[in-house]
Description: This is a predicted structure of a 91-nucleotide RNA (Glycine riboswitch aptamer) from Cytobacillus citreus. Its Rfam family is "Glycine riboswitch aptamer". Gene Ontology term of the family: glycine biosynthetic process. The prediction has a mean pLDDT of 78. It was read from a public genome assembly, where an Rfam model found it. Of the family's consensus pairs, 91% are formed in the model.
RNA sequence: AUGAUGAUAAGGGGAGAGACUACUUUUGUGGCGCCGAAGGAGCAAGCAAUGGAUUUGUGAAUCUCUCAGGCAAAAGAACCCUUAUUUGACG
Numbered sequence: 001a002u003g004a005u006g007a008u009a010a011g012g013g014g015a016g017a018g019a020c021u022a023c024u025u026u027u028g029u030g031g032c033g034c035c036g037a038a039g040g041a042g043c044a045a046g047c048a049a050u051g052g053a054u055u056u057g058u059g060a061a062u063c064u065c066u067c068a069g070g071c072a073a074a075a076g077a078a079c080c081c082u083u084a085u086u087u088g089a090c091g
Stems, first nucleotide, its partner, number of pairs: 006086008018032001020031004033071003039067001040065003046058004
């Protein structure tokens, strides 16, 4: 010095589902019905071990569950883009 990838911060975009109902000290607490894209949990193939195998371990997600969260607006929001800082694969 090229700057893959990862991390952090800022900005922008960003879906779904009852402004249901009862109470109430009003953005709360319950009841029923729902949503999946914060977070969390589960697992396939494969790989490794074991050798007896319907065994064990590891093993991803936008899949599944809905604990949490959410169901007007606001906030949040996986993911994507841009910028800045940093890391430094490859050359």